[in-house]
RNA sequence: UACACCCGCGCGGGAGAGUCCGUUUGGCACCCGGUCAGGCGGCGCCGAAGGGGCAAACCCUCCCCGGAACCUCUCAGGCACAAAGGACCGUCGCGGGCUGG
Numbered sequence: 001u002a003c004a005c006c007c008g009c010g011c012g013g014g015a016g017a018g019u020c021c022g023u024u025u026g027g028c029a030c031c032c033g034g035u036c037a038g039g040c041g042g043c044g045c046c047g048a049a050g051g052g053g054c055a056a057a058c059c060c061u062c063c064c065c066g067g068a069a070c071c072u073c074u075c076a077g078g079c080a081c082a083a084a085g086g087a088c089c090g091u092c093g094c095g096g097g098c099u100g101g
Base pairs, nucleotide, nucleotide: 001100005097006096007095008094009093010092011090012089013088018043020042021041022040023039024038025037026036027035028034044079045078046077050075051073052072053071058066
C1' cells in the first nucleotide's frame, strides 16, 4: 500500500401463501344491515429470518463420530394492499481484519 478474500454497518433490489369462517372490541354509518382496524378461536396454506433433520464424496486399517443447502420438517415466523420482516444478489459506499507485493 491497490486488488482479491473474510466480517460488520449503510444504500438499492428481493419471493411465496386465505381481502376464508365464527366470535368479540372500537370507529364510520345507520330502515334492514354493511364497512374499516384490532383481539380470540377454527380450518386451509407458504417458507428465503431463526431453529430441527439427513445421503454421498471426504476423514479413518475398519467401525463409530463428523458430513451442506434456496433439500426437507414446518417449532417459530408469515398468508388482500400497505408497513414490517426477508435467505440471497449488487460494476455501490464506509469501517475493520487477513494475505500478497
Description:
The prediction has a mean pLDDT of 78. This is a predicted structure of a 101-nucleotide RNA (Glycine riboswitch aptamer) from a Micromonosporaceae bacterium. Rfam family: Glycine riboswitch aptamer. From the family's description: This family represents the bacterial glycine riboswitch. The source organism's lineage runs through Bacteria, Bacillati, Actinomycetota, Actinomycetes and Micromonosporaceae. It was read from a public genome assembly, where an Rfam model found it. Of the family's consensus pairs, 90% are formed in the model.